[in-house]
Molecule: transfer RNA
Organism: Deltaproteobacteria bacterium
RNA sequence: GGAGAGAUGGCCGAGCCUGGUUGAAGGCGCCUGACUCGAAAUCAGGUUUACCGCAAGGUAACGGGGGUUCGAAUCCCUCUCUCUCCGCCA
Numbered sequence: 001g002g003a004g005a006g007a008u009g010g011c012c013g014a015g016c017c018u019g020g021u022u023g024a025a026g027g028c029g030c031c032u033g034a035c036u037c038g039a040a041a042u043c044a045g046g047u048u049u050a051c052c053g054c055a056a057g058g059u060a061a062c063g064g065g066g067g068u069u070c071g072a073a074u075c076c077c078u079c080u081c082u083c084u085c086c087g088c089c090a
Base pairs, nucleotide, nucleotide: 001086002085003084004083005082006081007080010028011027012026020070029047030046031045032044033043034042048061049060050059051058052057063079064078065077066076067075
């Protein structure tokens, strides 16, 4: 340089093709409780962040930015980064 794949809460990882109840399934981890003499295991519930609010709740965020749309993690454009294969130089 050419081709392709990808970037989603603390981690992994679905969702994207086919836009709508998914701010995000499921798992791990973590927190609380049950059980236990106490742990582990198991079970139940909870668990992204920032800002606003006394609270109830609200707004925004899926790599950055922009666009389409009533509505975008999902479609389009652009940029950044990562990985794989091929090629080239040394």